Two RNAs folded together computationally: RNase P RNA and transfer RNA, 464 nucleotides in total.
RNA sequence: CAGGCUGGUCGGGCGAUCGCGGCUCCGCAUGCCGGAGUCGAGGAAAGUCCGCACUCCACAGAGCAGAACGCCGGGUAACUCCCGGGGUGGGGAAACCUGCCGGAUCGGGCCACAGAAACACACCGCGAAAGGCGGCCGGGUAACCGGCUGCCCCGCAAGGGUGAAAAGGUGGUGUAAGAGACCACCGGCGCAUAUAGUAAUAUAUGCGGCCAGGCAACCCCCGUUCGGAGCAAGGCCAAGCAGGGACUGUGCCGGUUUACCGGCCGGUAGUUGCUCGCUUCUUACGUCCCGGGUAGGCUGCUAGAGCUGUACGGAGACGUACAGCCCAGAUAGAUGAUCGCCAAGGACGAUUGUCCUACAGAAUGCGGCUUAUAGACCAGCCUGGGGG
RNA sequence: GCCGAGGUAGCUCAGUCGGUAGAGCAGCGGACUGAAAAUCCGCGUGUCCCCAGUUCGAUUCUGGGCCUCGGCACCA
Numbered sequence: 001c002a003g004g005c006u007g008g009u010c011g012g013g014c015g016a017u018c019g020c021g022g023c024u025c026c027g028c029a030u031g032c033c034g035g036a037g038u039c040g041a042g043g044a045a046a047g048u049c050c051g052c053a054c055u056c057c058a059c060a061g062a063g064c065a066g067a068a069c070g071c072c073g074g075g076u077a078a079c080u081c082c083c084g085g086g087g088u089g090g091g092g093a094a095a096c097c098u099g100c101c102g103g104a105u106c107g108g109g110c111c112a113c114a115g116a117a118a119c120a121c122a123c124c125g126c127g128a129a130a131g132g133c134g135g136c137c138g139g140g141u142a143a144c145c146g147g148c149u150g151c152c153c154c155g156c157a158a159g160g161g162u163g164a165a166a167a168g169g170u171g172g173u174g175u176a177a178g179a180g181a182c183c184a185c186c187g188g189c190g191c192a193u194a195u196a197g198u199a200a201u202a203u204a205u206g207c208g209g210c211c212a213g214g215c216a217a218c219c220c221c222c223g224u225u226c227g228g229a230g231c232a233a234g235g236c237c238a239a240g241c242a243g244g245g246a247c248u249g250u251g252c253c254g255g256u257u258u259a260c261c262g263g264c265c266g267g268u269a270g271u272u273g274c275u276c277g278c279u280u281c282u283u284a285c286g287u288c289c290c291g292g293g294u295a296g297g298c299u300g301c302u303a304g305a306g307c308u309g310u311a312c313g314g315a316g317a318c319g320u321a322c323a324g325c326c327c328a329g330a331u332a333g334a335u336g337a338u339c340g341c342c343a344a345g346g347a348c349g350a351u352u353g354u355c356c357u358a359c360a361g362a363a364u365g366c367g368g369c370u371u372a373u374a375g376a377c378c379a380g381c382c383u384g385g386g387g388g
Numbered sequence: 389g390c391c392g393a394g395g396u397a398g399c400u401c402a403g404u405c406g407g408u409a410g411a412g413c414a415g416c417g418g419a420c421u422g423a424a425a426a427u428c429c430g431c432g433u434g435u436c437c438c439c440a441g442u443u444c445g446a447u448u449c450u451g452g453g454c455c456u457c458g459g460c461a462c463c464a
Base pairs, nucleotide, nucleotide: 001384002383003382004381005380006379007378008377009376010375012342013341014340015339016338017337018336020040021039022038023037024036025035026034027033028031042359046370047369049368050367051366052365053364054230055229056228057227061276062275063274064273066226067225068224069223070222071085072084073083074082075081086101087100088099089098090097091096102221103220107219108218109215110214111213123160124159125156126155127154131152132151133150134149135148136147137146138145139144168186169185170184171183172182173181187211188210189208190207191206192205193204194203195202196201234299235298236297237296243290244289245288246287247286249265251264252263253262254261255260266282267281269279270278292463293462294461306325307324308323309322310321311320312319313318344357345356346355347354348353389460390459391458392457393456394455395454398413399412400411401410407444415431416430417429418428419427437453438452439451440450441449
């Protein structure tokens, strides 16, 4: 220098004019007025996929059902996130990137087509004795005897063929033929011991023929975690209208003259799965349906698991301490437009030039993940080339 | 803003514990008719919204994306 990999930062700058929203101050003509100052979108504000805070319902209960997660250790408020490590695959020449991770001997289910068979199966094949049914030849008058041979029965699973997937591999022993049936070596699995490590695990030694598939992003089993709803939560105020219908106890006990009060049972709602429990109401301030009215204000609401810097601890995620800072709160929704200069890139053109500027926009707030994103910069590393 | 449902033929919809997808209407062709309607017979090359993954195999299972639709506030 060129190409690449990883991590991180930024995502136009300055000035002028006009304009918008919040807050503070000032002014008097107290108006949704005028002026001044100050602040005013993002790395994803997005998808709403996870996890929290916060609020209400027992400040959250029991059981079942259901859901999520699943190697190990750590981080965190918490997580399906992050960091570090382990095992096992894939890509790359390398730096490096990337998929997967409890259980298939609890049990059930599935494995289309093909194939004999999809989990213990026999189509072709290989095969001895005995047996059955035949054929041929020879001997015998015949009954029958002997030999050869085909099929059945039977044994086997090495070889062929099918398939995505077919029962460890090589060599030997063995046999009628074969086969982990047995033996040696190799591979896998499991168990035990030792060593290293917090652990996952790794290494070594020994033992066991244990070698009968796959799917758990099918049910299931094991372990861990999870109450529900969500800021349109929730609280306060104001304005305005028009009510009607349906449902559910003339239940039981006690106090009492009745009204009424208390308790039990039942019902209703909280409970957006069910049962119990708790709480509310129980002829009404209840539930449901139809109809009507308002779609207004305040609060929640933004000072926070906050930002920046330094130091320390840690391998890292991250944590601790100190100092400094205040950094949007709109409600149909403000955060913009124009001009000039500069900078970067791209397109067009013969040139001074002309044109264009990624993805996208807060809505209770955070931490993550995922998705979209023109381009610029920084650091480390890898490969190749050149120079000193 | 929050919560939920869905996307399959031109339209409206079935389908599913994974094995190559259908119905009705519409459309096209034929028969009938002088001609048309009705009727009868026949006809389907579908990105199962898209992209990845699991699997031998995905409309179906898992993850991500895109699009469409629905519900919700307060008062009496």
Rfam match: Bacterial RNase P class A. Rfam links the family to the GO terms dimeric ribonuclease P complex, ribonuclease P activity and tRNA processing.